Background: The part of an RNA shown here (large-subunit ribosomal RNA, domain VI) has 255 nucleotides and comes from Candidatus Beckwithbacteria bacterium GW2011_GWC1_49_16. The source organism's lineage runs through Bacteria, Bacteria candidate phyla and Candidatus Beckwithiibacteriota. The coordinates come from a structure-prediction model, not an experiment, and the mean pLDDT is 87.
[in-house]
Context: one part of a larger RNA
């Protein structure tokens, strides 16, 4: 821009795209066959392997703005006791996210039309002949069926609702953020739990400074399952989303 006012929400599905794997053990059955050796078809059950999708409860891993120990060396004037740098100085651990080496599901059932191929019924050509008229069987492949996109499908589709002069219904600019992102774009919200803060919980660290006590000292014990504490939860308008600005119409062709 279109789609013949203008908007919101929900759909229809023309057309297209994804998928399509495959092993082993077990029953059936040591049966059918087979002298015997050996040994099934059909059917049905278990567990794998490959790939795909999800998720983060359980396991593991990362977590460089979380906790702790500890080496040097500077600095807070000194001891205590922090702080900076040394690859996050190194080391143990470790939440939220993010992942796989972790879990979960999927790769199906079924129907239709056929390959090659097997047949029934039959003439040409009294017989035979699955084929010439007809009729049936018959694949991991074909078309549905199962997932996903999808009215620019210009053929531009259907539904329901709003709204039009009291400057409309709706959108946006802006503004707070996010499981959403490179930037738009989408999504939560903009007076209300979006952010932050604060409360309380989850959670991680491992008993925190400062006193005391006891030992000559390193230290140990007590106050103490303490201090700290990021991304989780919950809940609470304190702060910040003010305040305002813009698009957008004259009942929707003409003949």
């Nucleotide at each position: 821009c279109g789609u013949u006012g203008g908007a919101u929400u929900c759909u229809u599905g023309a057309g297209g795209g994804a998928a399509g794997c495959u092993g082993a053990c077990c029953u059936c059955a040591g049966u059918a066959c087979g002298a015997g050796a050996g040994g099934a078809c059909c059917a049905g059950g278990u567990u794998g392997g490959g790939c795909c999708a999800g998720u983060c409860c359980c396991u593991a891993g990362u977590g460089u703005g979380c906790c702790g120990g500890u080496u040097g060396u500077c600095g807070c004037a000194u001891c205590a006791g922090c702080g900076g740098c040394a690859c996050u100085g190194c080391c143990g651990g470790g939440u939220a996210g993010c992942u796989a080496c972790a879990c979960u599901g999927g790769u199906u059932c079924g129907g239709g039309a056929u390959a090659a191929c097997c047949g029934c019924u039959g003439a040409a050509a009294g017989c035979a002949u699955c084929u010439a008229a007809g009729c049936g069987g018959g694949a991991a492949g074909c078309c549905c069926a199962u997932c996903c996109c999808a009215a620019g499908a210009u053929g531009a589709g259907g539904a329901a609702u709003c709204c039009c002069a009291u400057u409309a219904a709706g959108a946006u600019c802006c503004c707070u953020g996010g499981g959403a992102g490179a930037c738009u774009a989408c999504c939560a919200g903009g007076u209300g739990a979006u952010a932050g803060g604060c409360a309380g919980c989850c959670g991680g660290u491992g008993u925190a400074a400062g006193u005391g006590c006891c030992g000559u000292a390193a230290g140990g014990c007590a106050u103490u399952u303490a201090g700290c504490c990021u991304a989780g939860c919950u809940g609470u308008a304190c702060u910040a989303a003010u305040c305002g600005a813009u698009c957008g119409a004259u009942c929707g062709a003409a003949a």